The RNA shown here (SAM riboswitch aptamer (S box leader)) has 108 nucleotides and comes from Parapedobacter koreensis. Taxonomically the source falls in Parapedobacter (Bacteria, Pseudomonadati, Bacteroidota, Sphingobacteriales). The sequence was found by an Rfam model in a public genome assembly.

RNA sequence: UGCUUAUCAAGAAAGACCGAGGGAAAGGCCCGAUGACGUCUUAGCAACCUGAAGCUACAUUAAGGUGCUACAUCCUGCCUUGGGCGUUGCCAAAGGUAAAGAUAAGUG
Numbered sequence: 001u002g003c004u005u006a007u008c009a010a011g012a013a014a015g016a017c018c019g020a021g022g023g024a025a026a027g028g029c030c031c032g033a034u035g036a037c038g039u040c041u042u043a044g045c046a047a048c049c050u051g052a053a054g055c056u057a058c059a060u061u062a063a064g065g066u067g068c069u070a071c072a073u074c075c076u077g078c079c080u081u082g083g084g085c086g087u088u089g090c091c092a093a094a095g096g097u098a099a100a101g102a103u104a105a106g107u108g
Stems, first nucleotide, its partner, number of pairs: 001108008013042005021031003026076003043069003048065003051061002073100001077097005083091003
């Protein structure tokens, strides 16, 4: 780095350092000198893999490997449905689904 499968509206933050952008891209909407983002330490969440106990399976645990701890993956595309309005259109909503992305496990 490619491919396959699964999941993505739940959950979980303090301190130190740094110093201007950050939330993947564009638009929107937000976060940010009352210090964001990032790094480190500690704590926590979760349960994908391993382990433990048990075992038909589900379920349990949380020691190890990852991951995660603003906002639904922050929102957006397409299709369907009905609704509102000042009706070549605009606005918000519900359901379905794709692409892209993230994470895990496997694989070349």